[in-house]
Record summary
Glycine riboswitch aptamer from uncultured Cocleimonas sp., 76 nucleotides, folded computationally. NCBI's taxonomy places the organism under Bacteria, Pseudomonadati, Pseudomonadota, Gammaproteobacteria, Cocleimonas. Its Rfam family is "Glycine riboswitch aptamer". Gene Ontology term of the family: glycine biosynthetic process. About the family: This family represents the bacterial glycine riboswitch. Of the family's consensus pairs, 84% are formed in the model. Its mean pLDDT, the model's own confidence on a scale to 100, is 81.
RNA sequence: CCGCAGGAGAUAUUCGAUAAAUUGAAAGCCGAAGGCGCAAAUCCGCUCGGAAACGCUCAGGCAAACAGGACUGCGG
Numbered sequence: 001c002c003g004c005a006g007g008a009g010a011u012a013u014u015c016g017a018u019a020a021a022u023u024g025a026a027a028g029c030c031g032a033a034g035g036c037g038c039a040a041a042u043c044c045g046c047u048c049g050g051a052a053a054c055g056c057u058c059a060g061g062c063a064a065a066c067a068g069g070a071c072u073g074c075g076g
Stems, first nucleotide, its partner, number of pairs: 001076006011027001013026005028062003034058001035056003042051003
């Protein structure tokens, strides 16, 4: 990297458009693509510094299903 399997969180909120599927805006919320930051705590170093599954929530997402999905297992 490829194939198979598993894989969380958070409003079926409010006001509109539409015959409906859907969709626009507002407020609230989530943390597991990606992005950013070490201010707190943690780890490595132990001065500076660095890292993440920590923090932010830009992006993304918030009934179920579908899709996406860090990460995990097996095989190549």